[in-house]
The prediction has a mean pLDDT of 76. This is a predicted complex of two RNAs, RNase P RNA and transfer RNA, with 499 nucleotides together. It holds a member of the Rfam family "Bacterial RNase P class A". Rfam's curators write: Ribonuclease P (RNase P) is a ubiquitous endoribonuclease, found in archaea, bacteria and eukarya as well as chloroplasts and mitochondria. It is annotated as a ribozyme.
This record gives sequence, structure tokens and C1' cells, in this order.
RNA sequence: GCGCUGGACUGGAUGGUCGCUGUCUCGUUGCGAACGCCGGGUUUCCCGGGCCGCGCGACGAUGAGAGAGGAAAGUCCGAACUCCACAGAGCAGUGUGCCGGAUAACGUCCGGGACGGCGACUUCAAGGUCGCUGGACGGAAAGUACCACAGAGAACAUACCGCCUUUGACGCAAGUCGAAGGUAAGGGUGAAAAGGUGCGGUAAGAGCGCACCGCUCGCGCAGUAAUGCACGAGGCAUGGCAAACCCCACACGGAGCAAGACCAAAUAGGGAAGGAAUGGGAUGGCAACAUCUCAUGCGUGCCGGCUCGGUGCGCCAAACUUCCGGGUAGGUCGCUUGAGCCGUUCAGCAAUGGACGGCCUAGAGGAAUGACCGUCAACGGCGGCAACGCCGUACAGAAUUCGGCUUACAGGUCUGGCGCCAAC
RNA sequence: GCGGGAGUAGUUCAGCGGUAGAACGCCAGCUUCCCAAGCUGGAUGUCGCCGGUUCGAUCCCGGUCUCCCGCUCCA
Repeated sequence: GCGCUGGACUGGAUGGUCGCUGUCUCGUUGCGAACGCCGGGUUUCCCGGGCCGCGCGACGAUGAGAGAGGAAAGUCCGAACUCCACAGAGCAGUGUGCCGGAUAACGUCCGGGACGGCGACUUCAAGGUCGCUGGACGGAAAGUACCACAGAGAACAUACCGCCUUUGACGCAAGUCGAAGGUAAGGGUGAAAAGGUGCGGUAAGAGCGCACCGCUCGCGCAGUAAUGCACGAGGCAUGGCAAACCCCACACGGAGCAAGACCAAAUAGGGAAGGAAUGGGAUGGCAACAUCUCAUGCGUGCCGGCUCGGUGCGCCAAACUUCCGGGUAGGUCGCUUGAGCCGUUCAGCAAUGGACGGCCUAGAGGAAUGACCGUCAACGGCGGCAACGCCGUACAGAAUUCGGCUUACAGGUCUGGCGCCAAC
Repeated sequence: GCGGGAGUAGUUCAGCGGUAGAACGCCAGCUUCCCAAGCUGGAUGUCGCCGGUUCGAUCCCGGUCUCCCGCUCCA
């Protein structure tokens, strides 16, 4: 220098024209409340009028100023907020899981530990040290289940081949074919074969014995702790799997801004009050009264007719009138000043926290944040000898709000690792 | 916007961590003058994708993509 890869930051600049959504200012206008000013009256008050001011709304303005992200995404965790439920405890269920710290909280972040992988150095070897890196990293010595195929044997281990001892038959012999035992060193199977390496030992072997390493138990020291180190005892018992059931510890009520609160039209429906009854008869009953019926009257619908009649229904009702409550459409709030952002400084290895100063930065709701035209910059492609010309610009877009995680991402800046080439 | 569920053959669906199946469909043969029906045989697959746990994953766990469903208030 080039290439690959991990991490952090960034995610074009500037000008014009026309639009879109909030906010503010100004103007015009409507409504409302209150009464400040003026006038009048029957003067603790009432009435009328407009003016200044206040609140709400409509319209307008060459008015002012603002207007998507690092992920606004996935909705995977954790919270705020709101409503519902709620005596206490336990069971069930779900989640988390080395230790310490940070935080409102977390499955997130920071620091540390042990373990695995890679590289370097070292050792006969097992192993040790250093650097980089990875992970959902409690318990397998509480219990249960599973470990296919292969293999003799897969969890109370196992004798297929082999090795060794004794022995039978055959054979001159080498040896071959058996029988009874010993043996986990060697072969073979498998993902995994019941501590590893070496020496001794033995018929052959074996923690059978020894040394080192590993392991278990006990104890001591260091450390807040995880854990580390040292000493002693034990020949080793205890395979893997808990992202299988499970055990242990801890945490957890449910729903989600379409949560929820307020105002409230038309229509329909609900409730209350008003709304036309009066007289006679029959039956039942002691009576109150109930049922049926007749007449008059009233309300209402229909028909004829032209101010009257007929007919149906009702008069404990309906039409109709007034009032009330729920509530839909619609509107308003929730809604953006917040675990907020920026800078300086202090504490801390860091995550983070404190102090001081400064700033206000979308708030829509079938849902704005756009379109067009220039100039410049970076990169890529095409054309050209070149100057240069033309074309293109990542992922993606708020929807109650925050803290994280994950995923997508052109180009640029910084940086770690690896490889290649060149020079010293 | 908020919440819930599902991806396995061409289609509809099964599937105890141990070589992935069924029905219909498809292909070939037999049968028939030809077709249908019938009989016989055969091919089906990145178990949506990427990682992890495990000796071993369709199955267990995480991430991601696609598709489907529900949603006022009162009761």
C1' cells in the first nucleotide's frame, strides 16, 4: 500500500418557487361571562347602550418561527401511565440463574472469576504461562427417564478377537481343535467403553504398589464474593444429558392510549309527570273490588260528505307535551417538560452518578413532514486519449412515552485483528 | 397502533429427539376401438430461513421472514 473481517461515530451541504400540519402574532367578525366606564330608574339593586379589556370560535395575512430516525422497524424484554381485580398463606403456572456493582426496572450494561476455542512460548508427556476470543455459566453425590445404529458389553458394566495359567485329543515337531479358569494392558465398535502419563510389579494383567497430574473429602490462608493458593487424608467411589421431567434460590395479579376521562346531535329505545271520563245493568264476593256489557262523552285512524254522519281501536292505554338518565356519531383531554437534550467539572477502572450553566426540539388522527428547478461535495457506472459530459444515490419513515435487545443499511471518518506485496 | 396463532410432497393434513408418512393429485404400464373407472408399479420434500443445545433436531431454545385472526362502550 491492497484485500477480508470485528467495533465506534456519521447518515450530504446550500439557494429559489409552489404547497401541507401544528404554534405564535396581527387584522376582521360572531358568541359568552363579568361588570370597569356612560345614561336611566321604584337606588343593599334593576334596565339599556356601546367602548377598552378577558375567554372561546370562524375567516384572512408576500406575517414570524418549527416540522421523522439511527434504527421511527420487529414487538423480543423491562418500566412509566391508565383502568379492572385484590384479606393472608400455600399449590399450580411462567420467567430468570457464576460473583460483585450500575439502574426507576430489566433477560440490559460495567468490572471480575471459572470454563471452552485459536495462536505463541515451555514440557518426554499429562500439563503450565501469556495474548486474543466465545457463551442461557445454579444442581447429574435427591429421584425418574433417555442414550438409536454399530458393538461382546451403554451404566448394579462387559470376555468378541487377543494375552496368560492348568488341562484333553491329534501330531515326530512347529502347531491345530477343544475344556476349565484368570485378565480391561492391546485390537475392534461407537458421540461416549468406567481416571491420565511413566516406572515397578505380575503367569498375563490390573491403583495391585509408587512418582507426577487430575478427582473427592477435611482444614487453613487470601479475597466483599465467585474463586484462588497451600497442607493433610483417601487409590478413585462420581459417564453424558436439566435449551428432558425435575430439585434449589429469586421474581411475577390481569389488560393495554382502540388504556381511560369529560362534553354531547339526530333517530330508536328506557324512566317519570301530565294526558277524560260519567252513569246504568249482569255475574262473583260480607265488603272493598274484579270481570263482562249498554249509553253518553273524549282522543285517534279510515271512509263518505261538507261542518255533519258511518266505522275500527283506545279511554288502568295510545297519540301528544314536558323533564330525566344511559349512550352512538362527533368533539375535547390523555399528548408531549421528559428517569429530557447539550456543555463544563467532580467521584468511580468502568457502567454510571452528583454539581453548575445553557436549551425547548413534530404532535397528526383515512393520519402533515412534499413537489419542481439550480449550485457544490463524495462515491459508483457508462462514454472519452484527456479536459470533461451523462446517469444514479443505503436501510427505511413518527402514532402514549421512555430504558434496552435484535434485525436492515450505499457512502464517509477513526480504530482492533488476519492475509498478501514492497522497503528498511 | 395493540394483542394472538400458523408455516411439513402440487393440495389438505399426520408425525415420542434416532432412515419423514397418509389421502387426493402426478408419471409409467396393464385393461379398452378410444376415454373414464379399475389393477400394478414409481417419483415426490433445503420439514419457511439463519444460528444454538445435543453424539444426533421436523421435534428443544433464540433470532428472522411470510401468512392468517381479533379489537368502541355497557352487560